[in-house]
């Protein structure tokens, strides 16, 4: 340099045009003599950045950035 994959919550990942979710973790409460476990509730997201298409984009297209793999 060329090609491909990935980027979504603190972490690991779903979601592939129509209200952004789960698990773990955090906080509070219940329970317990205490801890752990369990149960209930709450908080946490510029969906990597910019542009385009569309009535509508996390999703499709283009560019850029980062990570990984292959080729040269």
């Nucleotide at each position: 340099g060329c090609g491909g994959g990935c980027g979504u919550a603190a972490u690991u990942c779903a979601g592939u045009g129509g209200c952004a979710g789960a698990a773990u973790g955090g906080c509070a409460g219940c329970u317990u003599c205490c801890c752990a476990a369990g149960c209930u509730g709450c908080a946490c997201g510029u969906c990597g950045g910019g542009g385009g298409u569309u009535c509508g984009a996390u999703u499709c297209c283009c560019c850029c950035c980062g990570c990984c793999c292959g080729c040269u």

Notes: Predicted 3D model of a 72-nucleotide RNA (transfer RNA) from a bacterium. The sequence is in RNAcentral, with records from ENA. Its Rfam family is "tRNA". The family's RNA type in Rfam is transfer RNA.